[in-house]
RNA sequence: ACGCCGUGCGGGAGAGUCGCCCGCACCACCGGCGGCGCCGAAGGGGCAACUCCUCCCGGAACCUCUCAGGCACCAGGACCGCACGGACCAG
Numbered sequence: 001a002c003g004c005c006g007u008g009c010g011g012g013a014g015a016g017u018c019g020c021c022c023g024c025a026c027c028a029c030c031g032g033c034g035g036c037g038c039c040g041a042a043g044g045g046g047c048a049a050c051u052c053c054u055c056c057c058g059g060a061a062c063c064u065c066u067c068a069g070g071c072a073c074c075a076g077g078a079c080c081g082c083a084c085g086g087a088c089c090a091g
Stems, first nucleotide, its partner, number of pairs: 004086008016036006037071003043067001044065003050059002
């Protein structure tokens, strides 16, 4: 240096509706509760594509399950880019 971990900034998808209550002059929005439904890219589980290896032992998905989470905005968000810091260390 590459790679790993953390922090900051930027980008960052998907999926709803009905009823009741609240509130209000009224409607709508928001919030809460319930019914049925839906999404997957926090996390978690599973198979195992892939990967290491002679084999074994390992690692392991954005595939899958939907426990969790989510279904206006906000927030969150795998992943990508840039910067900084840290541990280890090839050279």